Molecule: RNase P RNA; transfer RNA
RNA sequence: UAACUCUAUCGGACGGUCGCGCGAGGGACGUCGAAAGAUAACCACGUGAGGAAAGUCCGGGCUUCAUAGGGCAAGGAUAACAGGUAACGCCUGCCGAGGGUGACCUUAGGGAAAGUGCAACAGAAAGAAACCGCCGAGCAAUCGGUAAGGAUGGAAAGGCGAGGUAAGAGCUCACCGGCACAGCGGAGACGCUGUGGCCAUGUAAACCCUAUCCGAAGCAACACCGCAAGAGACGGGGAAACCCAUAUCUGCCCGAUAAGUUCUCGAAGGUGGCAGGAGGCAUACGGCAACGUAUGUCCAAGAUAGAUGACCGUACAAAAGCUUUACGCUUUGGACAAAACCCGGCUUACAGAUAAAGUCAUAGC
RNA sequence: GAGCCACUAGCUCAGUUGGCAGAGCAUUUGACUUUUAAUCAAAGGGUCGGGGGUUCGAAUCCCCCGUGGCUCA
Numbered sequence: 001u002a003a004c005u006c007u008a009u010c011g012g013a014c015g016g017u018c019g020c021g022c023g024a025g026g027g028a029c030g031u032c033g034a035a036a037g038a039u040a041a042c043c044a045c046g047u048g049a050g051g052a053a054a055g056u057c058c059g060g061g062c063u064u065c066a067u068a069g070g071g072c073a074a075g076g077a078u079a080a081c082a083g084g085u086a087a088c089g090c091c092u093g094c095c096g097a098g099g100g101u102g103a104c105c106u107u108a109g110g111g112a113a114a115g116u117g118c119a120a121c122a123g124a125a126a127g128a129a130a131c132c133g134c135c136g137a138g139c140a141a142u143c144g145g146u147a148a149g150g151a152u153g154g155a156a157a158g159g160c161g162a163g164g165u166a167a168g169a170g171c172u173c174a175c176c177g178g179c180a181c182a183g184c185g186g187a188g189a190c191g192c193u194g195u196g197g198c199c200a201u202g203u204a205a206a207c208c209c210u211a212u213c214c215g216a217a218g219c220a221a222c223a224c225c226g227c228a229a230g231a232g233a234c235g236g237g238g239a240a241a242c243c244c245a246u247a248u249c250u251g252c253c254c255g256a257u258a259a260g261u262u263c264u265c266g267a268a269g270g271u272g273g274c275a276g277g278a279g280g281c282a283u284a285c286g287g288c289a290a291c292g293u294a295u296g297u298c299c300a301a302g303a304u305a306g307a308u309g310a311c312c313g314u315a316c317a318a319a320a321g322c323u324u325u326a327c328g329c330u331u332u333g334g335a336c337a338a339a340a341c342c343c344g345g346c347u348u349a350c351a352g353a354u355a356a357a358g359u360c361a362u363a364g365c
Numbered sequence: 366g367a368g369c370c371a372c373u374a375g376c377u378c379a380g381u382u383g384g385c386a387g388a389g390c391a392u393u394u395g396a397c398u399u400u401u402a403a404u405c406a407a408a409g410g411g412u413c414g415g416g417g418g419u420u421c422g423a424a425u426c427c428c429c430c431g432u433g434g435c436u437c438a
Base pairs, nucleotide, nucleotide: 001361003359004358005357007355008354009353010352013314014313015312016311017310018309020048021047022046023045025043026042030039031038032037050336054347055346057345058344059343060342061341062218063217064216065215069254070253071252072251075214076213077212078211079210081093082092083091084090095109096107097106098105099104110209111208115207116206117203118202119201131150132149133146134145135144136143137142158176159175161173162172163171179196180195181194182193183192184191185190222272223271224270225269230265231264232263233262234260235244236243237242246258247257248256249255279298280297281296282295283294284293285292286291318332319331320330321329322328366437367436368435369434370433371432372431375390376389377388378387384421392408393407394406395405396404414430415429416428417427418426
């Protein structure tokens, strides 16, 4: 210099004018009130979107249901190992596998000798195989042995070489692959070494099996006020204990609760929930890291048909055009997109700017 | 907030244990006819909404998006 890898931050800046939501302050006229005060046009001040606010794909907080129960069944999710976390299907580290010259990246990565299914066409055969070939017997038809060779296929019964044999074959041996066992290393997944033996294809994002986890509904939850002196509902038997039925707890059984401080209906009413939180930033310490601990410091929207907008000026990006060859001029004009109970993640969209670390190649020193 | 469905030729739709993508209408060409229509014969036309994965093989199975529609509180 060129081509990349990975991580982090920002994502329009400054000034002005008008307007809008929210907060607290002042407050004319009028109204209410005995008064204090309330209401309130208006005035000035403060404050006002995001890294994804999005998709709603996971996990939680919070709230109600009954205390959230036991068993069986069904359903859903996840899947090497260790750790982090409130929790997770997330994150970090590591192992195995795959890709890249490399930095690095990707990985739904349990089980196919528990069982079932499927593998079209081709091929003799798609799982324990004889079509051709080879060998043996037989006059022949045919029978038997054989997986070395041919042919088909995505996949053909461990690969390859030597020995061996009638021909062959893990039948035997060396190396490699895979499996089992033992030893060593490691916290573990796993790795290395040795020994044994020659081993029944693929598919579980097909059914399924194994292990672990999962109660349901959601801020239109829910609580209070108000409508409000509203309307409606609450089975049967028995003297009673209790029994049957019904309702709820997702299906069944057990169990529990149900005449009350109950439930349902009639509403798009008001207030709370609702903005200080698993919070942000800085420093120190522990840890490879995710993260944790301690100290200090900061507080930053809260609408309810939904505010956060429009315009002007200055310079800086970007795009197009003109002139011309390094600058100038003109025009356009800011990427994706916008809160609605709140957090932790994931995924998706995104013009551009800045910074840290690293790799490969070439050239120079 | 919660849940569900569809997307296949120009249009309307089929396509299921994953195995060569089809039908009707439309289009084009030819025949018939003086000509057109109708009729008959033939042909063309698809990355199965997009991307990625599993698999020997994907319209079909899984994941992430896009567009359109529906239902409930």